[in-house]
RNA sequence: GCGGAGGGUUGGAUGAUCGCGGCGGCAACGUCGAGGAAAGUCCGGACUCCAGAAAGACACGGCGCCGGGUAACGCCCGGCCGGGGUAACCCGAGGGACAGCGCCACAGAGAACAGACCCCCCGGUUGCGGCCGGGGAAGGGUGAAACGGUGGGGUAAGAGCCCACCGCCGGGCUGGUAACAGACCGGGCAUGGCAAGCCCCGCCGGGAGCAAGGCCGAAUAGGAAUCGCGUGGGCCUUCGGGUCCGGGGCUGCUUUCGCCCCGACGAUUCGGGUUGGCUGCUUGAGGCCACGUGUAAACGUGUGCCCAGAGGAAUGAUCAUUCAGGGAAGGCCUCAAGCCCUCCUGGACAGAAUCCGGCUUAUAGACCCUCCGCACAU
RNA sequence: GCUGCCGUGGCUCAGGGGUAGAGCACUCCAUUGGUAAUGGAGAGGUCGUGAGUUCAAAUCUCACCGGCAGCA
Repeated sequence: GCGGAGGGUUGGAUGAUCGCGGCGGCAACGUCGAGGAAAGUCCGGACUCCAGAAAGACACGGCGCCGGGUAACGCCCGGCCGGGGUAACCCGAGGGACAGCGCCACAGAGAACAGACCCCCCGGUUGCGGCCGGGGAAGGGUGAAACGGUGGGGUAAGAGCCCACCGCCGGGCUGGUAACAGACCGGGCAUGGCAAGCCCCGCCGGGAGCAAGGCCGAAUAGGAAUCGCGUGGGCCUUCGGGUCCGGGGCUGCUUUCGCCCCGACGAUUCGGGUUGGCUGCUUGAGGCCACGUGUAAACGUGUGCCCAGAGGAAUGAUCAUUCAGGGAAGGCCUCAAGCCCUCCUGGACAGAAUCCGGCUUAUAGACCCUCCGCACAU
Repeated sequence: GCUGCCGUGGCUCAGGGGUAGAGCACUCCAUUGGUAAUGGAGAGGUCGUGAGUUCAAAUCUCACCGGCAGCA
């Protein structure tokens, strides 16, 4: 210099004028006022309600290498294994296919305890094209996939038939917390693929969601709540009592414990509905900085900050100056680069609605850091 | 705001791992004096988009895009 890999930051600034929403204030006025994704609503929680609780080798759904982080997670960090790349680095829903069932179209002889179309070899026969019998599975062909691979020996031709290496299976050993790795010994090889098909194993999950939920409001009716009182039916009876029998509901289902309803009367209290009002509501697993622990994710300590809370939805518009960036003309300069000067242009995606932790998706441009390969120079 | 469902020819819908169909509509021919109906032949498909699993995806999985419905 060219080409590439990974990560981070930012998402214009200042002023003037006219406006908007919340809070404080009688008012003047003061103060605060979007994001890294506020988005998709895909995961995980907080919170609230569904009387409550326990169990299920019930159903359903999700997750799935190992270790760690976390309130929790399907997220993050570190590692292992497999694949890609010369490399930096990237990708992986990554348990089990000897528990069982199922599927593997077309092509092909044969698709899962397999098989012989062409072919190779031996024998017989012959009209020399071939045919018949037997042996074989190396080579060809089909396919996504053909029942270990390469090389050698061996053989009539062949074959793990034998041998070496690789792969595979089994065993203990060493290292590692573990996933796993390494070398060794034994075995001629049995065990095709698909579980984002059913399924098996292990782990996790009760459901609904701030339109959750709570409170308040004039009058009447239907009505509602609380309290008091009372306790259905059958059988036996020595009239003391004993015994048997229920139905419905309780946020997937079943079981168990438990609770409520299936009565009338009386008393007291309340008052239905909603485009109503208040609340839940924003101080929180919160954020900045410093130090410490840790490879890291993260955690701990200290300092010290308050940073939208509207309730159909505010956070805007115009102008000026300016900052990156882009374009054009000119000057310095032999050219390029660089510098100076003038003019034009110029900032994306988007937008809070109970709140957090993640993931995913959208995003013009600018800036910074680390690393790799090649070429050249020293 | 929260929740659920659906995208296949022009329209309405089947197909739920083996290479996509039906009815109506459209085009041509026959029939008729002509039209309709009827009969025959034909054309028309990124299976919403992009990734992944698989030998193979409209179908299975994930992420987006679009549409519909419900809840005060």